This is a predicted structure of a 1437-nucleotide RNA (small-subunit ribosomal RNA) from Streptomyces variabilis. Lineage of the source: Bacteria > Actinomycetota > Actinomycetes > Kitasatosporales > Streptomyces. The prediction has a mean pLDDT of 82. It matches the Rfam family "Bacterial small subunit ribosomal RNA". Gene Ontology terms of the family: ribosome and structural constituent of ribosome. The RNAcentral record of the sequence draws on Greengenes.
RNA sequence: CAUGCAAGUCGAACGAUGAACCUCCUUCGGGAGGGGAUAGUGGCGAACGGGUGAGUAACACGUGGGCAAUCUGCCCUGCUCUCUGGGACAAGCCGUGGAAACGGGGUCUAAUACCGGAUACUGAUCCUCUUGGGCAUCCUUGGUGAUCGAAAGCUCCGGCGGUGCGAGAUGACCCCGCGCCCUAUCAUCUUGUUGGUGAGGUAACGGCUCACCAGGGACACCACGGGUACCCGGUCUGAGAGGGCCACCGGCCACUCUGGGACUGACACACGGCCCACACUCCUACGGGAGGCAGCAGUGGGAAAUAUUGCACAGUGGGCGCACGCCUGAUGCAGCCACCCCGCGUGAGGGAAGACGGCCUUCGGGUUGUAAACCUCUUUCAGCGGGAAAAAAGCGCAUGUGACGGUACCUGCAAAAAAAGCCCCGGCUAUCUACGUGCCAGCACCCGCGGUAAUACAUAGGGCGCGAGCGUUGUCCGGAAUUAUUGGGCGUAAAGAGCUCAUACGCGGUUUGUCGCGUCUGGUGUGAAAGCCCGGGUCUUAACCCCGGCUCUGCACUCUAUACGGGCAGGCUAGAUUUCGGUAGGAGAGAUCAGAAUUCCUGGUGUAGCGGUGAAGUGCACAUAUAUCGAGAAGAACACCUGUGGCGAGCGCAGAUCUCUGGGCCGAUACUGACUCUGAAGAGCGAAAGCGUGGAGAGCGAACAGGAUUAUAUACUGUGAUACUACACGCCAUACACUGUGCGCUCUAUGUGUGCGCGAUUUUCCACGUCCUCCGUGCCGCAUCUAACGUAUUAUGUGCCCCGUCUGGAGAGUACGGCCGCAAGGAUAACACUCAAAAGAAUUGACGGGCGCCCGCACAAGCGGCGGAGCAUGUGGCUUAAUUCGACGCAACGCGAAGAACCUUACCAAGGCUUGACAUACACCGGAAAGCAUCAGAGAUGGUGCCCCCCUUGUGGUCGGUGUACAGGUGGUGCAUGGCUGUCGUCAGCUCGUGUCGUGAGAUGUUGGGUUAAGUCCCGCAACGAGCGCAACCCUUGUCCCGUGUUGCCAGCAGGCCCUUGUGGUGCUGGGGACUCACGGGAGACCGCCGGGGUCAACUCGGAGGAAGGUGGGGACGACGUCAAGUCAUCAUGCCCCUUAUGUCUUGGGCUGCACACGUGCUACAAUGGCCGGUACAAUGAGCUGCGAUACCGCGAGGUGGAGCGAAUCUCAAAAAGCCGGUCUCAGUUCGGAUUGGGGUCUGCAACUCGACCCCAUGAAGUCGGAGUCGCUAGUAAUCGCAGAUCAGCAUUGCUGCGGUGAAUACGUUCCCGGGCCUUGUACACACCGCCCGUCACGUCACGAAAGUCGGUAACACCCGAAGCCGGUGGCCCAACCCCCUUGUGGGGAGGGAGCUGUCGAAGGUGGGACUGGCGAUUGGGACGAAGUCGUAACAA
Repeated sequence: CAUGCAAGUCGAACGAUGAACCUCCUUCGGGAGGGGAUAGUGGCGAACGGGUGAGUAACACGUGGGCAAUCUGCCCUGCUCUCUGGGACAAGCCGUGGAAACGGGGUCUAAUACCGGAUACUGAUCCUCUUGGGCAUCCUUGGUGAUCGAAAGCUCCGGCGGUGCGAGAUGACCCCGCGCCCUAUCAUCUUGUUGGUGAGGUAACGGCUCACCAGGGACACCACGGGUACCCGGUCUGAGAGGGCCACCGGCCACUCUGGGACUGACACACGGCCCACACUCCUACGGGAGGCAGCAGUGGGAAAUAUUGCACAGUGGGCGCACGCCUGAUGCAGCCACCCCGCGUGAGGGAAGACGGCCUUCGGGUUGUAAACCUCUUUCAGCGGGAAAAAAGCGCAUGUGACGGUACCUGCAAAAAAAGCCCCGGCUAUCUACGUGCCAGCACCCGCGGUAAUACAUAGGGCGCGAGCGUUGUCCGGAAUUAUUGGGCGUAAAGAGCUCAUACGCGGUUUGUCGCGUCUGGUGUGAAAGCCCGGGUCUUAACCCCGGCUCUGCACUCUAUACGGGCAGGCUAGAUUUCGGUAGGAGAGAUCAGAAUUCCUGGUGUAGCGGUGAAGUGCACAUAUAUCGAGAAGAACACCUGUGGCGAGCGCAGAUCUCUGGGCCGAUACUGACUCUGAAGAGCGAAAGCGUGGAGAGCGAACAGGAUUAUAUACUGUGAUACUACACGCCAUACACUGUGCGCUCUAUGUGUGCGCGAUUUUCCACGUCCUCCGUGCCGCAUCUAACGUAUUAUGUGCCCCGUCUGGAGAGUACGGCCGCAAGGAUAACACUCAAAAGAAUUGACGGGCGCCCGCACAAGCGGCGGAGCAUGUGGCUUAAUUCGACGCAACGCGAAGAACCUUACCAAGGCUUGACAUACACCGGAAAGCAUCAGAGAUGGUGCCCCCCUUGUGGUCGGUGUACAGGUGGUGCAUGGCUGUCGUCAGCUCGUGUCGUGAGAUGUUGGGUUAAGUCCCGCAACGAGCGCAACCCUUGUCCCGUGUUGCCAGCAGGCCCUUGUGGUGCUGGGGACUCACGGGAGACCGCCGGGGUCAACUCGGAGGAAGGUGGGGACGACGUCAAGUCAUCAUGCCCCUUAUGUCUUGGGCUGCACACGUGCUACAAUGGCCGGUACAAUGAGCUGCGAUACCGCGAGGUGGAGCGAAUCUCAAAAAGCCGGUCUCAGUUCGGAUUGGGGUCUGCAACUCGACCCCAUGAAGUCGGAGUCGCUAGUAAUCGCAGAUCAGCAUUGCUGCGGUGAAUACGUUCCCGGGCCUUGUACACACCGCCCGUCACGUCACGAAAGUCGGUAACACCCGAAGCCGGUGGCCCAACCCCCUUGUGGGGAGGGAGCUGUCGAAGGUGGGACUGGCGAUUGGGACGAAGUCGUAACAA
C1' cells in the first nucleotide's frame, strides 16, 4: 500500500415509508389491523477488543504505601420521587447549486430529543452552635438559618426504563519511599527557575497558570549534557552469586502517516471520529475533493530470512437488544514451513559355498559379511473399501446447538511391498588403509598439514558418531578466580602517585546509663495468573493439557531481645598533644671571613722547544713559550678528617664564625581527655637540563671548527671554543625522583656490628671497660610467605584501617578534545588495524674481543720444507661428439684408482640384436648347435661346406627357434635406508639404579682439597653403588733363562778344497749346540727398596740396583654422541623411472684434449758438492703363465741359454749414503737436467692419438724463493737406499713396508689455534656462521591533520502565524424564559451565535552560534608484506 472484510445494535424511545402474505370489515372501489424490513430523529456502544515498540533514562516501569486532595457510565444494594406546561428541528414534500464530494433555501411533523415552572427528606454553597478524632492543613457527629438544584416514558401487562441521594464493587487520576544502562574526553546547571501572598484553573493537590514580593533551588551519594534503550512477571546460562535477553503467554506504559489542537462523552485529547499544517498517493469537468493496514488476509520493496486475499460464530469472550437475534479477521479451527518439542516407521526370524563384485594384501589370505541371494513370518505407516462418534463441559427458560469433520476411532483387503541421510576418522576427540597430487591444488577453532612413500588435501574402500535429520554460520551464558561481593593482584611478570600538608569521605581506645536505627526472633498483609519444582490425572505413550501443593530469597506494618555496630548523655587514661630538663647533627635561611689550587696580568732568571697521544698532528713558542721566582687580579669549589657514619618528608645537605628558624631522640613530672589514622579534590616543595630579565664569567664544557683514527667516522681520542654551569628574581614539574617495596597501628626466634642518649656496675673521683635499655642504621639467619629468585621485628610473615593503581602484546603514554605552560612541553587519555604471543623467574646446553685451573709440536726454542723454477700427479676452469661419475674448509684435490693403448669403461660417434650378453619355469616346434674351413664386412654379424650324443630311443640330455611369465639398468633419490667409513678424538668424558633435594625442568652422585697421561687414585661430602669409556688383558720390540736344532750357526774335534802358506780362507763334509739366529715356553718392572715432601693418604722428587724406571718404545683397540658428513658407482635395499632401450654386442674415439688457477710431490740451484776408480756393512719381502744363477753376445736397454728353487737351502740381490784415492775450483759451471732430433730394446693382436727403458746428440728455467704457511720432541727430524701390492707392459716422483747414518731445541704458558673442568653473563637453543635495530625503496591496509564542501541534532533571537481553547466586542443575527402593552409577521432585556479582534500557538522563514557525521587535493606517523639497499645501535664489560 490495490482489493475484501475487521463496530455495530435497538421498532419494547419517535414520526414516516410500507412489498409478499395473514385476519377482520366491506358500499367489492377498497378500508382497518398484523407483518418482516428500512433511511432519518433518539439511546447505548464506538475510550473495550486488535496491532506495534517509534519515542521515553521518566514516578515510564517494578515494589510497598498515601489520597483527611479525587472521579467512576453500565452492575449490586438501600431510601425517595416521577407533578405541570411550551416551542422547535431532521426525515418527508417543493424547488435549487455542484463534475463529484457535498450542500443552500422554502414548508410540515413526533419523541425517552430540547426548554420553562412546581416539589424535594437527603444533596451543594454560605453563616453559626456543637460531639468525637487527628502529625499539620484539617476530618467527623448533631442542630438552626439563608440561597440553589430533578425526572420520561414504552409495553405483549409478565416487565423494561427515568430522577435525586447514600453505600458497595469495578475502573481511573494524582502524590510519595526504594530500585532502575553507558559516558567526567559532559562539572557546573536553573528565571516559572526555588519559595511566599493573592487570584484563576482542574474531578482533584500543586508554579498547573497569572500578578506581585523575596533570592533562592539542584550537584562529586554525579546535577546538567551526550549515547543507547519501552519496563516487568519471566526466559537462556551458571554449583551459586552473577551475566545475557524481553520472541511466544500474561501485567503496565507509549504510539496508531508526521506535527499541533480541541470537541463529544462516565471515561479520549480518540488506530478503522473531527479541525488545521507539512510530506506522499489517488479522483477531477482544474473550480475542487478523497485517503491513512504498527487490525485479518494479501501486494510491492527491502532482507540471509518468516505463511492462506481459508472455514465458523458450534464453543469462550465482547457490543446492542425485554427477547428471538444481529455484529464480532477478538476467538475457535483448518492450510503452508523438519522452525522447535514429543512419538513412530523404513521390517522381523533363519540363512556359510563365508557366493559375485569392491577394497587391501606379507599373494597365504583378510575385509565388506548373515550383510545379500534364498526360506518363513508380520503389516505400524502410506494406499483402497465399509462403518462411525462418545464422555464431560459450555450456552440457553426451553426446543436445541459441531466450524473442526465423514476427523479421531473401529473394521476388511493386498503385498516387504512405497520410505535414509548427514558429518567426521593427525592431536584436542570415538574412529585407518590404498591410490592420485607434489609448498601445487587445497585443508585448517587452535596447534598445524602439503616441497614424490600425506592416517591432516582429493577420491575410493573400511570405520566412528548421530539419525528424519546432520553439518555450517551468527548470538548469549559457561568453562574465565582473564573484573575476583562470594573470589585476584601491585620487590622482579601489568600495577605504590617524586614527596609532604590538609578538606570532604572512610575507619576508630576504655567504661556507665539510655534509645532500639542497623542486627536477631515471632506474627499480619502483600509478593496476580501463567511459568519453574514436587505429587497426582487424562489424550494407546510422550510432548501438550488439567488438578493440588510448595516456592517467589522482596517490601510494608507490628510484638519481643539489646550482646555487638550506631545515636544521645556522662566518666577514664594505656592512643595523641602539651610542660620541664638534657642531647647529637654536612637540617634550613641570611651575613662575614680564611687557605690551597687553576687561569690571567706584570716584573726577574733562563733558552729552544712545549704540549698531547697507542702513535701522531692541529695548537703554543726567538715579538722569548714551557720551566722557575716575586708581586697582583678574578671567579668557582671546599683536599685530609670521611666512616654500608649523621641530618632531612623527599629532592637533597660538607671550609670557618655569627644571627634567626624547623624537626627528632632521651629522662622526668604534671595538664588536656580520643583531640586518632588515612586522605579523593586542593595546596606547597621538587635533581639535572631548559626558558625569561639583569649583571658575573676562573675552570669545565653540549653545539661548532681544526687535527687524528677509519672502508666511512656527522663517534670514541686530541687542540680550541659558544651556550650552559655560579648569583638575583620569575617560570618549567620531569628522572633508573629506586629500598623498583604507599601511610599508620598490633603481634611473631635469635645472633653480630655501628650512631646519639638514660641507667646500673667497676673506679677515692674521672676516663676506659662490662651489662641493661630507648630510638636510628647495616649484615647473617629460623618459622612463615613466595612461580621461583628471594623476604624474614627496618617483612615480601600475621591481622586491622584508609588512599593510589593493574587487567595479553603492539598501535601508544600516541591521536583528538578540554586543562596547565612564554616556549620546549606536561598531566589526563582512546579507536581502527594487527599478532598468538609479549613477559617473569629458574634449568640444561652453546657462546663471550668474561674469569680461574689444566693439556696438546698450540705458541715459544730449534731442524727441515712448501709458496719462486722445471717436471710428475690430482682438482677447478676452458674446450669438446665425448672429454663418464663421485669427493669440496679442517675431515675434497698422488682421493675412490693396489696401476685408462684395446679390455677395463660407466662417456661419445657409427653399425647391429630385442625373452635379450646373464637366471628360472612352462608350452609347442626343430635336428641341429658348437667346432673346423672359406667368402662379405671395421667388427659384431651374416652366407656356404663338413658335422650330434646314448646302459635307457624317450614326455631323455645338450642346443636352437616361437610364445608367455620375466631378465637387464654404473638410470634417479646417501634428504627413504642397511652395512661400512671419516671427523671432533685415544679427547676423558658419557650415563644408569636406588636414595635425597626441588612444584617442576632438573640437581646431587660427576662438585670441593690434592694427584694423575686419564672421571687415574686418595681424602672429604646426602649420597651409596653400577655400566660404557681410561688403564690392564692381545701383538711387536728391548734383557735373561729353558726346550728344540734344518734349509740357520760353526767356538771346540776330524776331514775335503783354495792359495797370498797364515794364529789364512771356505759350513763344503763328518759332526756339534757353545754362540748368532729361528720357533715354542718362561722370568723380569711393582714406586718393590732407601731418602725428602705430602693429610702417618693418593702420589711426587732424588738415589741404588737393573737390559729396561715410573703407562720402557710402537701397534691393534675409538664411550654417549655431533656433522640429514661420505658412499644407491663395492655390496644389499624401499620407492620412482626405461623396456626394438636409460638393456645388450661391436669397431673407432674419449677419460691423456690446454690462454689459465690451486693442492700434493720429485729433481735441483751445487764444493758438507758433482764426476771417476776402489772398497765395507742391512732388514722387510716376492717368486712356477714365476724368480731366473754361472757362462757367452751387446757401450746399453737387452739377447742367447736354462743350473737351482713352489724356496731360513735357489733366485730377484747390486744395498746406498759411508770409507779410501783422484779430479773439478765458484762459473749458469764437469751444477742442473727439462726440452728436442736421431737410433734402438722390451711387453703386447696392436705403442699414431697414448707405454716404459737404452744409446748418441741437444742442454731450458733455476744462483735458495714475497705476503704467508707446513711437519717434527729421539732412534724422532733430516738424509740414504731396499722390497712389495696392482700388473702382459707401464710409478728412480704415488702408496704400503724395511733397514742404514743420525741431530738440534723446549726459558716457559703472556699471546695464536684446538680441547677438558669449575664459575659468570646472555634478549642465543637451526645454539655467535646466533639474535637483532633504524633510515631509504616498492606494495597493501586502517587511522590522524588539512583549504574546504555536503548533511544531521538540539537550542536561541526575531518575523509570519493555521486550527483551536480562553478573553474582548460598536454594529449584525436568534423559536422557547422574563418584561411591556400598541398583544404584534411587534419592541426590549437575559442568554446565545456568526463576524471582527487580543494572548498563547504547530509548521514555515531569516540570522549568528553550539554539538556531531560523510567526503576531501595534499600530508604525517603506524601495521603488515619475498632471500631489496645502507650501516651494525642492543643482547657476552